[in-house]
RNA sequence: AUGAACGCUAGCGGCAGGCUUAAUACAUGCAAGUCGAGGGGCAGCACGGGUAGCAAUACCUGGUGGCGACCGGCGCACGGGUGCGUAACGCGUAUGUAAUCUACCAUUAACCGGGGAAUAGCCCAGAGAAAUCUGGAUUAAUGCCCCAUAGUAUUAUCGAAAGGCAUCUUUUGAUAAUUAAAGCUCAGGCGGUUUUUGAUGAACAUGCGUGUCAUUAGCUAGUUGGUGAGGUAACGGCUCACCAAGGCGACGAUCAGUAGCCGACCUGAGAGGGUGAACGGCCACACUGGAACUGAGACACGGUCCAGACUCCUACGGGAGGCAGCAGUGAGGAAUAUUGGGCAAUGGAGGCAACUCUGACCCAGCCAUGCCGCGUGAAGGAUUGACGGCCCUCUGGUUGUAAACUUCUUUUGUACGGGAAUAACCCUCCGAACGUGUUCGGAGCUGAAGGUACCGUAAGAAUAAGGAUCGGCUAACUCCGUGCCAGCAGCCGCGGUAAUACGGAGGAUCCAAGCGUUAUCCGGAUUUACUGGGUUUAAAGGGUGCGUAGGCGGAUUGAUAAGUCAGUGGUGAAAGCCUGCAGCUUAACUGCAGAACUGCCAUUGAUACUGUCAGGCUGGAAUAUGGUUGCUGUGAGUGGAAUGUGUGGUGUAGCGGUGAAAUGCAUAGAGAUCACACAGAAUAUCGAUUGCGAAGGCAACUCACAAAGCCAUUAUUGACGCUGAUGCACGAAAGUGUGGGGAUCAAACAGGAUUAGAUACCCUGGUAGUCCACACUGUAAACGAUGAUAACUAGCUGUCGGCGAUACACAGUCGGUGGCCAAGCGAAAGCGAUAAGUUAUCCACCUGGGGAGUACGACCGCAAGGUUGAAACUCAAAGGAAUUGACGGGGGCCCGCACAAGCGGAGGAACAUGUGGUUUAAUUCGAUGAUACGCGAGGAACCUUACCCGGGCUCGAACGGUGCAGGAAUAUGUCAGAGAUGUCAUAGCUAGCAAUAGUCUGUAUCGAGGUGCUGCAUGGUUGUCGUCAGCUCGUGCCGUGAGGUGUCGGCUUAAGUGCCAUAACGAGCGCAACCCCUACAGCUAGUUGCCAUCAAGUAAUGUUGGGGACUCUAGCGAGACUGCCACCGUAAGGUGUGAGGAAGGUGGGGAUGACGUCAAAUCAGCACGGCCCUUAUGUCCAGGGCUACACACGUGUUACAAUGGCCGAUACAAAGGGCAGCUACUCCGCGAGGAGAUGCUAAUCUCUAAAGUCGGUCCCAGUUCGGAUUGGAGUCUGCAACCCGACUCCAUGAAGUUGGAUUCGCUAGUAAUCGCGCAUCAGCCAUGGCGCGGUGAAUACGUUCCCGGGCCUUGUACACACCGCCCGUCAAACCAUGGGAGCUGGGGGUGUCUGAAGUUCGUGACCGCAAGGAGCGGCCUAGGGCAAAACU
Repeated sequence: AUGAACGCUAGCGGCAGGCUUAAUACAUGCAAGUCGAGGGGCAGCACGGGUAGCAAUACCUGGUGGCGACCGGCGCACGGGUGCGUAACGCGUAUGUAAUCUACCAUUAACCGGGGAAUAGCCCAGAGAAAUCUGGAUUAAUGCCCCAUAGUAUUAUCGAAAGGCAUCUUUUGAUAAUUAAAGCUCAGGCGGUUUUUGAUGAACAUGCGUGUCAUUAGCUAGUUGGUGAGGUAACGGCUCACCAAGGCGACGAUCAGUAGCCGACCUGAGAGGGUGAACGGCCACACUGGAACUGAGACACGGUCCAGACUCCUACGGGAGGCAGCAGUGAGGAAUAUUGGGCAAUGGAGGCAACUCUGACCCAGCCAUGCCGCGUGAAGGAUUGACGGCCCUCUGGUUGUAAACUUCUUUUGUACGGGAAUAACCCUCCGAACGUGUUCGGAGCUGAAGGUACCGUAAGAAUAAGGAUCGGCUAACUCCGUGCCAGCAGCCGCGGUAAUACGGAGGAUCCAAGCGUUAUCCGGAUUUACUGGGUUUAAAGGGUGCGUAGGCGGAUUGAUAAGUCAGUGGUGAAAGCCUGCAGCUUAACUGCAGAACUGCCAUUGAUACUGUCAGGCUGGAAUAUGGUUGCUGUGAGUGGAAUGUGUGGUGUAGCGGUGAAAUGCAUAGAGAUCACACAGAAUAUCGAUUGCGAAGGCAACUCACAAAGCCAUUAUUGACGCUGAUGCACGAAAGUGUGGGGAUCAAACAGGAUUAGAUACCCUGGUAGUCCACACUGUAAACGAUGAUAACUAGCUGUCGGCGAUACACAGUCGGUGGCCAAGCGAAAGCGAUAAGUUAUCCACCUGGGGAGUACGACCGCAAGGUUGAAACUCAAAGGAAUUGACGGGGGCCCGCACAAGCGGAGGAACAUGUGGUUUAAUUCGAUGAUACGCGAGGAACCUUACCCGGGCUCGAACGGUGCAGGAAUAUGUCAGAGAUGUCAUAGCUAGCAAUAGUCUGUAUCGAGGUGCUGCAUGGUUGUCGUCAGCUCGUGCCGUGAGGUGUCGGCUUAAGUGCCAUAACGAGCGCAACCCCUACAGCUAGUUGCCAUCAAGUAAUGUUGGGGACUCUAGCGAGACUGCCACCGUAAGGUGUGAGGAAGGUGGGGAUGACGUCAAAUCAGCACGGCCCUUAUGUCCAGGGCUACACACGUGUUACAAUGGCCGAUACAAAGGGCAGCUACUCCGCGAGGAGAUGCUAAUCUCUAAAGUCGGUCCCAGUUCGGAUUGGAGUCUGCAACCCGACUCCAUGAAGUUGGAUUCGCUAGUAAUCGCGCAUCAGCCAUGGCGCGGUGAAUACGUUCCCGGGCCUUGUACACACCGCCCGUCAAACCAUGGGAGCUGGGGGUGUCUGAAGUUCGUGACCGCAAGGAGCGGCCUAGGGCAAAACU
C1' cells in the first nucleotide's frame, strides 16, 4: 500500500468501490427497435354509425383515432460484458499509403422520363403433438426488372505540361464503350440517383520497444525470391502455374511453458522493483469448432448454416436453447450487493414531428470495503484527593478533576414547520426581424431521485467507544493463578514453585468507529551492486597456452558529421500526478487554468571527444646484425656405481627380520667372500629459497636437429597492439587398449605377527603396474589456494644471466629470482615495485549451509569416468581471521613422600565401628569419587528421639497482650490406669479502709507450634584444589575490537622471592615478616617449686630454720642477618665438612588459606524468604525401634609369636583432671570392688606410667602363641541392665603360621614402638577423637616413568571447556526425491481413410419469357476413424 478476507466492536454523513475462484451451469423478467409522412391492409382497443333488443347487451361496419402480424426503409457492426486465446505489427510510439474504402453528416455540380413481371400478407385446402411446413388462388409498394437520358464517374487507346520517391503522381486534351433514379405530402417540405471536396470511421505496411527457459541449437517446401495469372476496397505467396535456391538464427531462430497490451497504479531519495481492479484507449472473444450470407461496415453477444458436448420439451416421428448484457439462482470459494425506481437529465436508434425504445445512463437499496468529515459534551470542581478496585515496605501510592456537585452549550439524534437548484429543449400561444419558414424574445407545459438536501422552532447531557499491545526490537508494569503442564511466539526466545513473555486482574501505552490478524507487493536489502559489490584464507581466477568473433586501443594533420551537444517544428489523447484558483459549511470529491509528460520523428547548426576516410610520425609491437644462457624439447649413441639372477671357486651353520617374534631361505651347502657373465631400471657426490620452460614438468655423458629468453649496437617496417566467449593444442599420477620389456619397488592376493577383533599399521613373499612404442583418458591441494597486459608509487640487503670497465676495488644499467620494510591496502592474518597499493582494458567466476558437484537430460569416452548441472525437502546457521581459557597418549623449564631408595602397614583371620543392601510396624534424618563411610554423634538402656504402635490434649508443653468469670495456687492422701491423666477427700490467696492492683485457675480471643518441603531462593559456617604462587587494579602505550602490555625474556628463589633487561610506571589481595610454643645464655622475681653451703631434727623424707647458688616457674630484653671469610656471578644470589655459635641459610612446630572453582555440604546447630499442616505434619505419655542380618565395602583393634610369651625384682616422664569430685592410708575379698578414714577448691593433697633393666622359665608347637565364642559365678552405675551396659573371677580356647591382584603412611626426634591424660559422661559398648611424654631408626642415585601442580610455547572443529566434541551402520515410524517390471492420461506434430455446412469452379436434358435457379460433380476444410513414433 490493497478490488482484500477473518476475529472483536460499531453513532452519523459525504465521495468512491464491490465474483481476484468455475470463459462453471443457468429458472424467471427485462436489456433493439422504430417509421402508417413507403405499402397492402384491419387481428385486438377506443370513438362514430347501423341492425336486434325495454335495457343490459349481442352482432355488423376501415368511417376515424390508431395499429398486432406482413412487404419495405433505416438501425441491429453502436452502446453494454468478459480476458478464453494471443509472446503477435497484438499493444505502445513514430512514420507511410504515389497501394485503400467510408452509410448517416457537411459541401460542389447535375438529374428524378417511360414501362413490366412477381411476392408476402389476406383467403382456401392440407401435414404435424409441437416447432413449423406444403399446395392453390389473388394483390401492393420508396421491394425487383427492362428501356431512355449522361458527366468532372468507370474502362480502353493516343497525346501535352508540371512534379516526385523506383514502380509513378497531378493537371489537361481527343476518340470509343458502359452504368442512374421513388415516391410521399399538412404543398412549407421530406426523400431518391450520379458526382466533387471534406469530416468521421475503418484497412494495410514499416522503424524502434515489449516477460521466462540454451538441461530447447539449428528452423523453413508456399518455405525465400522472380515471371505471369487469379483474387481483394487495396499492396502482398493472399492463391495458383512455371523458374531459381533461397530465407531465419548465438545481437538467441525454432520448441516449450507463462501472459491480453497501454495511459496509468503502488513503492522508492532516485535509478529501479512490482501491478495492469475501478476510469480511459486498443485488441481478442461471445456454449466448443468451422463457414459464409446480408450489409457502407460483421465473418456478427441477445442473426443464419453445419458439426460436437450439454440441458430442456416430445404423442418418440421430431423439435428448442446459449446471462463473459441488468437483476437473480445453483455450484466453486476465505470472499464480493437488489429478480428496485425512472427515462426528469446526458447520450443513442428510428421518425417531419409529437413520440416510442433504451438494465447505456440518472438515481435509490445492501456492505465500515476504502478515503474524508463530524460527534459521543464544555468550563469549573481536592487543606476530606470521597466510595469502590488494585498495589503496599502498612506511613502510603494509584485509578484521579476522573466521579459526585455547580454552571454552560445543543453539533448529531428526536418532534413540528417551511422547502430547493438540477429545466434547457421540444411543443402551444404572443411579439419582432428579414425572408414566407427560419432565427430571436416573452409566457405556459415537463423532476425518478424527493418532501430529499437545506432552513427555522422546541425540549434535553440528553441518543452514541472500542480494539490491540505492555521481555528486547517497540511506546507501555505490578499482583494472583499455573509449574517444560496449560499455553505463547514475527525473530531472539518464554514456561521445570517467587514468570513484567502463559491465563486472569488492576494500571499503563498506541490507535480510534474502528482495532488487530492473515495474504500479497515495494522499501529497509549497497542481500544481483547502471547509480552501487566482490574473488590469497569467508562463496568466487578457467590446469596452461595459441587464437576466431567481439570489446578496448600510441602521438599528429585534414575531411566528414554516425555517436555527442544546442536551437526550432510536429507529436507525446483525455483523465491521473504536481502548482495556482474556484465550487459543495470543511475535507475527501469536483471544475477551470498552467506546468509536466524526462519519449519519438523531422529540420537547422556546432565539431572538443569517440567513430569513419585520407596523409605523414616513432615512443608500443615486430624484424635484422653481433654476443650470451640454461636439469628447454626430440632422436641416436656411450658410461660407471648399485640391485637381482646365472655359472664356477673358497667355506660352514646359520641367514634374514622385529619392539619382541614368526612366516621365509639354508647341510640337496644358504648367508659371507672372490671371479666371470647377463638383465632391466635409475642417474650418488656437484646440488644451492641455483637454472630453464606457458603450465604439466625438466638432472650421468656425447652428438645431431629444433625452439626460447636475455643483453648490446644501430638499422628496417610503421600501431602491424592488448584481451579473448565458442574453438584448437598441450596437460602430473593413477587408469584403459595393442605389442614389447620386466632388475627394483609394489595395489590386489597369500602367509606370519599384533589385537577383544585387525579385511590395517610391522614382517616374509608377490601379480597387475612401474619401463618402451603407438593410441586413448583430461583430471589433481593442476597452489603463489593470488587471470592476462600496460603505467605509476620511499628504501635496505642477497643471488643468477648480460653490458660498461685494465679490473680479485667500484659504483651504474637491463632482465630474472629471494629476504626485511615506508606510504598505502586489508576483517584480521598479512601483502607491500614479483602488490593483496593507485589506475586503465579484456576474459573467467561468486551470491546462506546441507541436499550436491548429486539426480534427470545432453555431449565426450572402449571402460573407468569426465563436462554441463537442478529441484523437492531441511536447518538458523554454515564460514573466515584473531582473542582469552581449557585440553593434548605436543614441546621446554620447575616443584611435591609424586615416582624411585627405604621402614611399617592395609587387602587374607577374629572382633569393634561406620556404610551399602536386605529386612522391619519402625529399623528417624543427613553425608556418597578424590573432598561420604570410628562422618554430624566430644558418648541411643528410659531420656536423648526427630522413627513405629497404642492411649490422651486442642490457647495447646513454654511466653506476651486483652475481655469475662472465679479463688485459688499448692500440699497431703484414697481410688482407676501402662502412664500421661482423671476422680474423690482434707487444708487453702497476698497488699490495701475501699476502689483496685498483684498472682493463679477456667473460658473467649490476638500473637502459637512444626527436626514438615525447598542448601537449586538465602545468611552464616565448612570441605577441596592448596600454604599451590598465584589473582588483579590505576594511569600510560599497542590493537577497529575481544584483548594485550605490566605479569614476558635472562639469572635466581620455598615463593610474581629478588636482580638485570624492558612501553611501561606504580599499587592492591596473596608470599615473606609481625603472633604463639620450642631450642642457648643473661637479667628480674622466689611460693605451694628448689636445696649447694650453714644449723636443727627423724626409722626415713627440704621435715624445719634459712638460702637464690642450681633445677624449675614466668616476665623482660638479647641472639641468626649470607653479618664475616674464600671462590663463582654485572647483580640478585649460589657453593664451602669454612670460622664463630646453643642454633646457619624460612633452626623445628603452630596459628594464618588470595581472586576464584565444584548451583560441593548443611533449612537437622542457628537464622531466614516462599510453600505446606492447624482436634494435626503441633503436643503429652507408655512400650518398641535407631543395637535387626544370607551378604558387600571402608576405617580400626588384637594377633599369627622367641627382637617373643609368662613369672619375679627394679628405674625414669610429660601433659592434664579433681568437691554430687580425686582419694592417701588401714582392713576385707583371688578380683572387679567393699567398709572405714585422712588430705586437697590444688606447683601444697590426689589420680599416675609402660616399653626399659636384672633374674627365671618356655624351645618352634596351632604351642605357656592367639584370644574370639560359650557356660557358670559375681561387682558397679542407674527408677530400670530382657531386647541393649561396662568390669571381675573360674572354665571354654575358634579363626589365624605374615596374607592374590592391588594399595596406604612416612624424610628426623620423623617412621616404628611404649604407656599416660582429657572431653562427652550416672554408667558405657572408647579398640574412636584430642593431647602428652618415653625408647628411637633406615633411605633419597636421581627426575625416564605414574599422579597432582606452576610458568612459557604450540595445535584445536572444545567453551557445560576431553567425563568435550563428533562419525557411520543398525531398529521402528514418517516426509521429500531418483530408479523401476508395468499401468493410465495429455497437448502438439506426421502419414492415411472418410468428410458436413459453405465459398468457388464445372455442368445443368428439369423450372423459368428472360435474368437466373433446383439438381449433379470437382477442389478445400471443421469434425471423425486407423497407424507408427516422439514428447510430457